The RNA shown here (small-subunit ribosomal RNA) has 1524 nucleotides and comes from uncultured Winogradskyella sp. The sequence was found in a public genome assembly.

[in-house]
RNA sequence: ACGAUGAAGAGUUUGAUCCUGGCUCAGGAUGAACGCUAGCGGCAGGCCUAACACAUGCAAGUCGGACGGUAACGGGGGUUGCUUGCAACCCGCCGACGAGUGGCGCACGGGUGCGUAACGCGUAUACAAUCUGCCCUCUACAGGGGGAUAGCCUUUGGAAACGAAGAUUAAUAUCCCAUGGAAUGGGAGGCCGGCCUCGGCCUUUCAUUAAAGUUUCGGCGGUAGGGGAUGAGUAUGCGUCCUAUUAGCUAGAUGGUGCGGUAACGGCGCACCAUGGCGACGAUAGGUAGGGGCCCUGAGAGGGGGAUCCCCCACACUGGUACUGAGACACGGACCAGACUCCUACGGGAGGCAGCAGUGAGGAAUAUUGGACAAUGGGCGGAAGCCUGAUCCAGCCAUGCCGCGUGCAGGAAGACUGCCCUAUGGGUUGUAAACUGCUUUUGUACGGGAAGAAACCCCCCUACGCGUAGGGGGCUGACGGUACCGUAAGAAUAAGCAUCGGCUAACUCCGUGCCAGCAGCCGCGGUAAUACGGAGGAUGCAAGCGUUAUCCGGAAUCAUUGGGUUUAAAGGGUCCGUAGGUGGAACGGUCAGUCAGAGGUGAAAUCCUGCAGCUCAACUGUAGAACUGCCUUUGAUACUGCCGUUCUUGAAUCGUUGUGAAGUGGUUGGAAUAUGUAGUGUAGCGGUGAAAUGCAUAGAUAUUACAUAGAACACCGAUUGCGAAGGCAGAUCACUAACAACGUAUUGACACUGAUGGACGAAAGCGUGGGGAGCGAACGGGAUUAGAUACCCCGGUAGUCCACGCCGUAAACGAUGGUCACUAGCUGUUCGGACUUCGGUCUGAGUGGCCAAGCGAAAGUGAUAAGUGACCCACCUGGGGAGUACGUUCGCAAGAAUGAAACUCAAAGGAAUUGACGGGGGCCCGCACAAGCGGUGGAGCAUGUGGUUUAAUUCGAUGAUACGCGAGGAACCUUACCAGGGCUUAAAUGCAGUGCGACAGGUCUAGAGAUAGACUUUUCUUCGGACGGACUGCAAGGUGCUGCAUGGUUGUCGUCAGCUCGUGCCGUGAGGUGUCAGGUUAAGUCCUAUAACGAGCGCAACCCCUUUUGUUAGUUGCCAGCAUGUAAAGAUGGGAACUCUAGCAAGACUGCCGGUGCAAACCGCGAGGAAGGUGGGGAUGACGUCAAAUCAUCACGGCCCUUACGUCCUGGGCUACACACGUGCUACAAUGGUAGGUACAGAGAGCAGCCACACCGCGAGGUGGAGCGAAUCUACAAAGCCUAUCACAGUUCGGAUCGGAGUCUGCAACUCGACUCCGUGAAGCUGGAAUCGCUAGUAAUCGCAGAUCAGCCAUGCUGCGGUGAAUACGUUCCCGGGCCUUGUACACACCGCCCGUCAAGCCAUGGAAGCUGGGAGUGCCUGAAGUCCGUCACCGCAAGGAGCGGCCUAGGGUAAAAUCGGUAACUAGGGCUAAGUCGUAACAAGGUAGCCGUACCGGAAGGUGCGGCUGGAACACCUCCUUU
Repeated sequence: ACGAUGAAGAGUUUGAUCCUGGCUCAGGAUGAACGCUAGCGGCAGGCCUAACACAUGCAAGUCGGACGGUAACGGGGGUUGCUUGCAACCCGCCGACGAGUGGCGCACGGGUGCGUAACGCGUAUACAAUCUGCCCUCUACAGGGGGAUAGCCUUUGGAAACGAAGAUUAAUAUCCCAUGGAAUGGGAGGCCGGCCUCGGCCUUUCAUUAAAGUUUCGGCGGUAGGGGAUGAGUAUGCGUCCUAUUAGCUAGAUGGUGCGGUAACGGCGCACCAUGGCGACGAUAGGUAGGGGCCCUGAGAGGGGGAUCCCCCACACUGGUACUGAGACACGGACCAGACUCCUACGGGAGGCAGCAGUGAGGAAUAUUGGACAAUGGGCGGAAGCCUGAUCCAGCCAUGCCGCGUGCAGGAAGACUGCCCUAUGGGUUGUAAACUGCUUUUGUACGGGAAGAAACCCCCCUACGCGUAGGGGGCUGACGGUACCGUAAGAAUAAGCAUCGGCUAACUCCGUGCCAGCAGCCGCGGUAAUACGGAGGAUGCAAGCGUUAUCCGGAAUCAUUGGGUUUAAAGGGUCCGUAGGUGGAACGGUCAGUCAGAGGUGAAAUCCUGCAGCUCAACUGUAGAACUGCCUUUGAUACUGCCGUUCUUGAAUCGUUGUGAAGUGGUUGGAAUAUGUAGUGUAGCGGUGAAAUGCAUAGAUAUUACAUAGAACACCGAUUGCGAAGGCAGAUCACUAACAACGUAUUGACACUGAUGGACGAAAGCGUGGGGAGCGAACGGGAUUAGAUACCCCGGUAGUCCACGCCGUAAACGAUGGUCACUAGCUGUUCGGACUUCGGUCUGAGUGGCCAAGCGAAAGUGAUAAGUGACCCACCUGGGGAGUACGUUCGCAAGAAUGAAACUCAAAGGAAUUGACGGGGGCCCGCACAAGCGGUGGAGCAUGUGGUUUAAUUCGAUGAUACGCGAGGAACCUUACCAGGGCUUAAAUGCAGUGCGACAGGUCUAGAGAUAGACUUUUCUUCGGACGGACUGCAAGGUGCUGCAUGGUUGUCGUCAGCUCGUGCCGUGAGGUGUCAGGUUAAGUCCUAUAACGAGCGCAACCCCUUUUGUUAGUUGCCAGCAUGUAAAGAUGGGAACUCUAGCAAGACUGCCGGUGCAAACCGCGAGGAAGGUGGGGAUGACGUCAAAUCAUCACGGCCCUUACGUCCUGGGCUACACACGUGCUACAAUGGUAGGUACAGAGAGCAGCCACACCGCGAGGUGGAGCGAAUCUACAAAGCCUAUCACAGUUCGGAUCGGAGUCUGCAACUCGACUCCGUGAAGCUGGAAUCGCUAGUAAUCGCAGAUCAGCCAUGCUGCGGUGAAUACGUUCCCGGGCCUUGUACACACCGCCCGUCAAGCCAUGGAAGCUGGGAGUGCCUGAAGUCCGUCACCGCAAGGAGCGGCCUAGGGUAAAAUCGGUAACUAGGGCUAAGUCGUAACAAGGUAGCCGUACCGGAAGGUGCGGCUGGAACACCUCCUUU
């Protein structure tokens, strides 16, 4: 370049990923149906179900030119009655013609798909084994005669259907004779040909067999034969559904001979003979089904279908049978049987829509009881013509395909209104409308108006002989006044349906509140639903649109094209081996496969292409191509096959040398254990987490000696070796087998694989007989436990062992079939060989490890492949149901093998990733434990909470992370709660309007008060108004709900050291790396190493307080020195030194030294320093977690209330009290109480305040009254110290409770304040289980201050200082946390997941005493019609017939059995269900590792024994490998 025009995916398993794998969707199609809707036309299609039953009409007749005739009609003739004309009768004379004889047709056309798995169909052949009416062509012929019969007529039976008897008659009906050139059959002879049997032709001979007439004289017919054409019949090759849970079938069965039969071959039928025939390449049986051309889908290969049209077949109520005929075993013919329906006079008859219409029924569902023979075609006829529900048309139906229309253009103030949304600005509906201009398809009205028609026939003409051929003219249209054309008016007559979460184009509001509902899959709906319903809007398609059903596609999801099998489903337990499949090298032959050429066929229609006709298209016509196939023939010969001859490399054999836990049988050994006997010896032994059962004073255990028994073989011993696998281990002998190497040996492809089959096959188990030491299912006992049918312990039977015989399964595993070849390396080891410099090198066969490429979803594998190829076998196709049920085979049984379905789910699964978790591991940290000190839990009280109560006990907070919490102040208020009484706008703000001059204050009355009422005083003004309240409207108010709609704030993990990013790199990807490793740190702090390099938020530091010093500054603070002064006192002058105050600086950084270390860093009673390794304390809280807390601080979306869920008032409640818990205070006393004396803080507060001081009161306090808005004034600090007393007791401890009397605050202390005094004097003598805080100025202990606040229930909270300890060996354990690693069936993340019984409901299924039904078959009995055979005394001249008999048979009856269904008391397991019950089996070492096979046991998961597996964690050890 030619050729080729053809191929799309998505959702859904997970926290996320990759894969496997199913489910679902987007497309196309339909003889469809249903829902909503509907203007027109063209073309097509229209019972898919009950081959169910059918009323009525029609669907096959025709010929008088075959015949006898004349019932009806017309004509003619005649007669009679007679009214010009009518009526009656007669005549077959003519046209015609009912019924009948006869001919042809009725076997076509039309319908349906029951049956049929078959030579039925398709395709290709054959008939030398056949027939063929009508048609064409050719040859020949047609002479003579006979007897009937229907009809008609007469009589007659019957309800009818239908007959019967007699008489008479015709033919193209029928019979006989003749002719015989032709045919058939037989005999004889010859020629030619072929295809096995044979065929054709010629000659001759014998036998048999023909004919029809009619006529208008032209014809039309008749007989025999040849040929053709058409149609039919038969045979054969190939193709043609599912089931093996159908494996054997067959007696006319297979063949032969003979006969019969047929158009013809043939077991087609019969007699005899033989014993065959079919089948794993699927016979037989069962199920289902008409086949094809074609149709749908698909890129194709395929898959599905078999409506309409065409071809073939089968059928015609069901079954059987033949007759007639050219053709039938006959849809609208016959006979018989059966079922059903109808008529009936009950005696008997009739019928067959799967023809066209139509009816009923069935059903989701499928049309008119129409017109016409005008055309096409058919039957009869010479023809005219008749018949034709074939056909052509019309009607109904959006059932489908195609076409047309419902207007087009302009028109923004983007109009108004409505609906809808909204942030109230607007948006949207929307160029949409109005309006302007234009057009008139369709529809309406009127008018015109086809083609389809050419023939036959008639008339005329031409060619030669009225007959044919041709020409001209005439006649004929159901559809139909239809298609089409013209004219007129006028946007006039015409849009719906579905969808809008993703897939999938298209979004908002309202309603609803896991309800109602949606849904194809995933899934929506529990108060803000783009998913439900409505609305607005939008999207898609459009006279349709959706839904449902079915098929193909997508699905490479049965994979030929074009898949897989280590772990996802899937390699047989292993080997031997039959059929089959596949097969080394060379040469020659053949040409079956294969390839090429040619011929035939592959009907038409369909599909495709060109052209053409309907205005286009659908549709149709025409031509071509194609029909990928089959058959025949010619050629090619590389490859495969076949045949032949060779070869040695595959394979085998032989020889030599070796090897080993290979097998079978025997012999034999020691250790251990148990038992027995005897001895020594004495009180325990044994066992466990701890115990007990058990054994033992009748002498155990221990120990010594001897004896006996059975089983197993330490060390060697090992990723060792051998074997096909299972498996095999003391030593030795015998026998048998195998393997390896070597060899110039032998054979010569003898090979590989292997369905069915055979052999072997752990453990358990079974049978028979032995044996029995130890161990040990079951069982018994003891423990454990809530229970413990277990784990642990003490016993112990089968069994384990031997012999023989079964079983035939395992995680029978390398979860990896066998064989052969090829494809980088490194390093062990076993058994051989060769060489050797004795170090080693090379090589064959095994057995291990690591890795390249490649492969793989990954993990991984990697010459022992899961790589690259070849061959053969086995197996898989979503999970569950289920390796179950039924059936079959095997087995003594247990059971094994084979092996479904209904139903149910949208997943189940593999590998890897990140987390989380573990009664996994490693490392590390923390008042986590330990070591200590002090508490709580016991008492009383305070306070909070739960609960209870109540009219209300307002609300919230509820493990840690609620509970002296919100509340840092509930008598009223607060207050949100309750009862009662009121108000309808109290307060703020603003606007608009109306009207008033007040509002407010004071006094009084009623009332619980809110409130209501009465009296009284009373505006300013520049006259514009200001101000105030009242009313109205807008506007408010809500501690009402939702903290699971939110903001903000907060708690907790946790001041834990983590959490991330950019770029790069690795991985298909999630993701990883960095952040890991080795050190180090309080720290992801730092260092080193490093496919990482950097960076961010955290850590640290920067900030504040505190500790030292310096400097600056000195008031209210200070006072050393100087002076004044007091009882004393910085009180005063003064001072600026000190303390202090508060600004600024300095200082600490592992900086220095020594040691260790690569470094970081660590260590040191180091130095120095006030302080030493973060100096101490505070503030500071990463990414995030807990839908954590708060709508009652505040803010806010949505919802709710509006004479109340708003608001005001009085009183009550929040303070209740059987009880339970948390947090505290005070104690229980002598380290103490009481009394007296006495010393020293810090921080903070104060004017409606703190209050010195004085006086009064016992006191709380009161009355006076300085100072101080504060470094100036105000406050006794307490423990401590000194002294005295109390001596261990319910006390001089403790102070609750109660009584009385008071003080203060406040409008008011009753519910319900604090304080004081007097009196009273409870529990309590150090606190069970359990539990909390604290590592240094800490715990403990002591007081002080403040906020809130009228007062105070404060013992609380927040701060402040005083005094001032003990202990830490250490990280095993408890708790929490960090990092790394490991396992995981978890991801709502262990408070996870999840198993089984039982109980309840629903569903499908199995078994089952029985009951019942279907189809197919067998035996026996019976046996219609009918063919055939026989017979025949009746009929007939005869042929023959009736009759009778026989064979066969449909059907019927009966018997036993098989098979497939339905149903069923009862029963079994299974599945699905809301949150039921019992346990906890599995997933982590799942708390006894799990699982497989088997056996026993148990409510259940399950447990235990025996053997096996790793698809087990952890630790230790060993070995090997890699790197240095």